Background
A computed fold for a 78-nucleotide RNA from a Chromatiaceae bacterium, annotated as SAH (S-adenosyl-L-homocysteine) riboswitch aptamer. The coordinates come from a structure-prediction model, not an experiment, and the mean pLDDT is 75.
[in-house]
RNA sequence: CCCACCGAGGAGCGCUGCAACGGGGCCCGACCCCGCCAGGCUCGGUGCGGGGCCAUCGUCCAACGGCGCUCACUCUGA
Numbered sequence: 001c002c003c004a005c006c007g008a009g010g011a012g013c014g015c016u017g018c019a020a021c022g023g024g025g026c027c028c029g030a031c032c033c034c035g036c037c038a039g040g041c042u043c044g045g046u047g048c049g050g051g052g053c054c055a056u057c058g059u060c061c062a063a064c065g066g067c068g069c070u071c072a073c074u075c076u077g078a
Base pairs, nucleotide, nucleotide: 001050002049003047004046005045006044007043008042009041010071011070012069013068014067015066018040021035022034023033024032025031039064
C1' cells in the first nucleotide's frame, strides 16, 4: 500500500439517483432497461491474508459527507 472485518466521525425522516452490486435485453463486450442505492469518504484498531520498504523517540490531533426538514450538543445575542 492492497484486501477483509470491527470501531469512531451526534441522531432521525423525506426526495433524487452517479458509482458499485443484483436481474434482464443478447452468445459476449459496449450500450440500454429494471431493482437497490447519499459513510462509496476520512481516522483508528485487528489479520496463522497479499505486496513493498527498512532507524528510533517525542509532540499534536481531525477534516469532510447532494437537497429539504426535525431534534440533540456547543457558543453568542435577544